[in-house]
Formats: sequence, structure tokens, C1' cells
RNA sequence: CCCCGACAAAGGCAAACCCGCCGCGAGGCGGGGGCGCAAAGCCCGCGGGCCCCUCGCCACGCAGGAGGGGCGACCGGGCCGCCGAA
Repeated sequence: CCCCGACAAAGGCAAACCCGCCGCGAGGCGGGGGCGCAAAGCCCGCGGGCCCCUCGCCACGCAGGAGGGGCGACCGGGCCGCCGAA
């Protein structure tokens, strides 16, 4: 240094749920909360997945199609990074 990751130390993040605000919606932001997390840091204009909206198709609906958006704590990938037992 790399792999690796402890009932270590120091610190960090924050699921469900509740309150307020924002959004047509998926959902977001703030506060409380803490299930969990060694990348639960960043990218998402890197691939896939899931979800929402609009258009279009259709007799209507579903499916498939086009566009826009959301999650990323769904999986993989890229970049960066704290600590150091076995």
C1' cells in the first nucleotide's frame, strides 16, 4: 500500500412512524425518531430494476410504444474517502 472489516476508538449517516411545508404524482425538504449502514459519501448525462405523470395506441381498458420525472437504504459500475484488531 492492497485485500479485508472488530461487541476497537473518534466521528458520520438515518428506515418505519409522527408533525410542518412543497409537489398532479412517484416523492422531496425541515424537525422529532432510529430499523439499520464501512461507503447508507459523490455521480445517475454509466447499465439494469422499480415507481409516477403526460402523450399516443385502443371502442374502453390492459399490454406494448414515445417523452418527462422520482427512488438510489433495489442491484451492478465509476470517482473520492476516516480508522486499523484478526